Predicted 3D model of a 123-nucleotide RNA (SAM riboswitch aptamer (S box leader)) from Fictibacillus nanhaiensis. The coordinates come from a structure-prediction model, not an experiment, and the mean pLDDT is 81. It matches the Rfam family "SAM riboswitch aptamer (S box leader)". From the family's description: The SAM riboswitch is found upstream of a number of genes which code for proteins involved in methionine or cysteine biosynthesis in Gram-positive bacteria. The model forms 97% of the base pairs in the Rfam consensus.
[in-house]
RNA sequence: UACUUAUCACGAGAGGUGGAGGGACUGGCCCUAUGAAACCCGGCAACCGCUAGUUGUAUGUUCCAUACUGACUAGAAAGGUGCCAAUUCCUGCAAGACAUUAAAUGGUCUUGGGAGAUGAGGA
Numbered sequence: 001u002a003c004u005u006a007u008c009a010c011g012a013g014a015g016g017u018g019g020a021g022g023g024a025c026u027g028g029c030c031c032u033a034u035g036a037a038a039c040c041c042g043g044c045a046a047c048c049g050c051u052a053g054u055u056g057u058a059u060g061u062u063c064c065a066u067a068c069u070g071a072c073u074a075g076a077a078a079g080g081u082g083c084c085a086a087u088u089c090c091u092g093c094a095a096g097a098c099a100u101u102a103a104a105u106g107g108u109c110u111u112g113g114g115a116g117a118u119g120a121g122g123a
Base pairs, nucleotide, nucleotide: 001123003121004120005119006118007117008116013041015040016039017038021031022030023029025092027090028089042084043083044082047080048079050075051074052073053072054071055070056068057067058066059065060064088115093112094111095110096109097108098107
């Protein structure tokens, strides 16, 4: 860097340093000197990993054992990440429904998709 896969309506400081920006991008709409980004401390969660139990498949003669980074449930948070304004703040493409209209390319809603973020996995 691209690929596969899971998740994205919950949760999280009125601390210190720092000084102007930030919310990926588009168009909006917001946050910010009653102090942005960033760093430190703190916190949240529980993806990987960990503990216990149940269970599937395979192998070994049954009990049982081992393996499959197996599946599920519960738990703890020491380790590896992640996260801590607003639904991934809304939206960007397609379909459908509804209302309005002379008509609708405009409005509202729903579903799917795209894009993005994070974890895990194998390249």